[in-house]
RNA sequence: GCACCCAUGGCGCAGCUGGAUAGCGCAUCUGACUUCGAAUCAGAGGGUCGGAGGUUCGAAUCCUUCUGGGUGCGCCA
Numbered sequence: 001g002c003a004c005c006c007a008u009g010g011c012g013c014a015g016c017u018g019g020a021u022a023g024c025g026c027a028u029c030u031g032a033c034u035u036c037g038a039a040u041c042a043g044a045g046g047g048u049c050g051g052a053g054g055u056u057c058g059a060a061u062c063c064u065u066c067u068g069g070g071u072g073c074g075c076c077a
Stems, first nucleotide, its partner, number of pairs: 001073007010026004019057001028044005050066005
């Protein structure tokens, strides 16, 4: 340098033939239970999807570009 893949709450992931309030688990907080705690049960908060632009009635999802990470190939004049 080229090709491909990945980027979604604090962490790990799903959702990607475009469709209506973006979900799950863990963690956190509150309550119940308990002498207290753990475990268990119930509930709550937290992201607008890596950045920018475009297409569309509508974009996490499609297109372009940039950034970061990973894998493979190539170059070292």